[in-house]
Context: one part of a larger RNA
Molecule: small-subunit ribosomal RNA, 5' domain
Organism: uncultured bacterium
RNA sequence: GUUUACUAGCCCCUAAUCUCUAGCCUCUAAUCUAAAUGUUCAGUGGCGGACGGGUGAGUAACACGUUGGUACCUGCCCCGAAGUGGGGAAUAACUGCCCGAAAGGGUAGCUAAUACCCCAUAGUCUCCGGUUUGUCCGGAGUAAAGAUUUUUCGCUUCGGGAGGGGCCUGCGUCCCAUUAGCUAGUUGGUGCGGGUAAAAGCCCACCAAGGCGACGAUGGGUAGCUGGAUCGAGAGGUUGACCAGCCACACUGGGACUGAGAUACGGCCCAGACUCCUACGGGAGGCAGCAGUGAGGAAUCUUCCACAAUGGGCGAAAGCCUGAUGGAGCAAUACCGCGUGCAGGAAGACGCUUUUCGGAGUGUAAACUGCUUUUCUGAAGGAAGAUUAUGACGGUACUUCAGGAAUAAGGAUCGGCUAACUACGUGCCAGCAGCCGCGGUAAUACGUAGGAUCCAAGCGUUAUCC
Numbered sequence: 001g002u003u004u005a006c007u008a009g010c011c012c013c014u015a016a017u018c019u020c021u022a023g024c025c026u027c028u029a030a031u032c033u034a035a036a037u038g039u040u041c042a043g044u045g046g047c048g049g050a051c052g053g054g055u056g057a058g059u060a061a062c063a064c065g066u067u068g069g070u071a072c073c074u075g076c077c078c079c080g081a082a083g084u085g086g087g088g089a090a091u092a093a094c095u096g097c098c099c100g101a102a103a104g105g106g107u108a109g110c111u112a113a114u115a116c117c118c119c120a121u122a123g124u125c126u127c128c129g130g131u132u133u134g135u136c137c138g139g140a141g142u143a144a145a146g147a148u149u150u151u152u153c154g155c156u157u158c159g160g161g162a163g164g165g166g167c168c169u170g171c172g173u174c175c176c177a178u179u180a181g182c183u184a185g186u187u188g189g190u191g192c193g194g195g196u197a198a199a200a201g202c203c204c205a206c207c208a209a210g211g212c213g214a215c216g217a218u219g220g221g222u223a224g225c226u227g228g229a230u231c232g233a234g235a236g237g238u239u240g241a242c243c244a245g246c247c248a249c250a251c252u253g254g255g256a257c258u259g260a261g262a263u264a265c266g267g268c269c270c271a272g273a274c275u276c277c278u279a280c281g282g283g284a285g286g287c288a289g290c291a292g293u294g295a296g297g298a299a300u301c302u303u304c305c306a307c308a309a310u311g312g313g314c315g316a317a318a319g320c321c322u323g324a325u326g327g328a329g330c331a332a333u334a335c336c337g338c339g340u341g342c343a344g345g346a347a348g349a350c351g352c353u354u355u356u357c358g359g360a361g362u363g364u365a366a367a368c369u370g371c372u373u374u375u376c377u378g379a380a381g382g383a384a385g386a387u388u389a390u391g392a393c394g395g396u397a398c399u400u401c402a403g404g405a406a407u408a409a410g411g412a413u414c415g416g417c418u419a420a421c422u423a424c425g426u427g428c429c430a431g432c433a434g435c436c437g438c439g440g441u442a443a444u445a446c447g448u449a450g451g452a453u454c455c456a457a458g459c460g461u462u463a464u465c466c
Base pairs, nucleotide, nucleotide: 054249055248056247064172065171066170068168069167070166072165073164074163077161078160079159080158081157082156083155084154085119086118087117088116094109095108096107097106098105099104125141126140127139128138129137130136146153147152174221175220176219181212182211183210186209187208188207189206190205191204193203194202224246225245226244227243228239229238230237231236251272252271253270254269255268274285275284276283277282302328304327305326306325310324311322312321313320314319341371342370343369344368351362352361353360354359376403377402378401379400380399381398385393410455411454412453413452414451415436416435417434421450422449423448424447425446431438432437
């Protein structure tokens, strides 16, 4: 520059394509709000954290064991009786603001309950009085909480029970007399005194002067106690790991709170020692829970798996939690069981030891031949423990098949006690030794070798008990 698919604008045409507006119907994202259900986190409330688990420091004592008792308490559980009506005020969480490095705290406002409070009602409860002493009479006082699947779970009061606990008590419970006197809340009494669930000098006021002691008080030392364990013919000795009961303790000392119950291990407060954080003002912690670390020591294990079982807590249940528990791992630490082959195989190899040089021993031992497979390895199947479901252990135990003597022996002793002997080396040396004792030139006693004896997945030594 040409060409035109396509596209845009303008114009025109139509009943119909296209656009705009309005109404109606349907669907729908995001956001917001409310309710229901679920989940997570925090808080209120309930129950449990007083059980279970650990340790043995203290304790010579009603701590423990056993016997008897009662002046007492008891959540959950069981039985019986009665009740469960009405009302109210808060507060956490939350929101706003503030302080602090943090731990944490302050302040204002809102809200719920089986949290809290008031009223009513009540007796087989409590107190007081009376009393004929009786589950008697009168007076006064004190209760409750709702949820729900609508029939269950709760709540309150009283009585009883079971199991649990408190307290008292006779007897028993180590050594020292080179510990002989000890004791003032000490011993007893009084007190409608205090205190406790409860008796009591438990505490207080007053009074009296008692109380304990050679039948061992007081003091000192040591120690958790028991059922039991172990040794022993027994008598008895020693001991208290594991398991079970009781007690005591929880960094050290002290204290109370809550609660049915507290030595409150993993609660609180105070003091102390120690460790850690800090913005230097102040805070945090307690493995004698399970594992694990360091230290100490002659010396003592895995930072494992599971809530499947048993049991515990909570819950209406589903379920959640549970280093209790069930299991696995490590250590020949102990006990028990098994194996590392079996049979045959020479007047008897080699080697080694010894020898009087002939031989003897190792020794049927080996080789070799036949057999077996407990164990082992590989493969396949595969539990019980769990009821119907749920199995950490565990693809474990066990079973079957295959392979192949295959994967598996050491320690001490050998003079007597005490079973078992020779050679060489050494030369009162080196050494041995439980006791006696060996060794100074032929050492069955030291060391080595061969052989033997005793035990054996153990064998010896040391310590300790009988």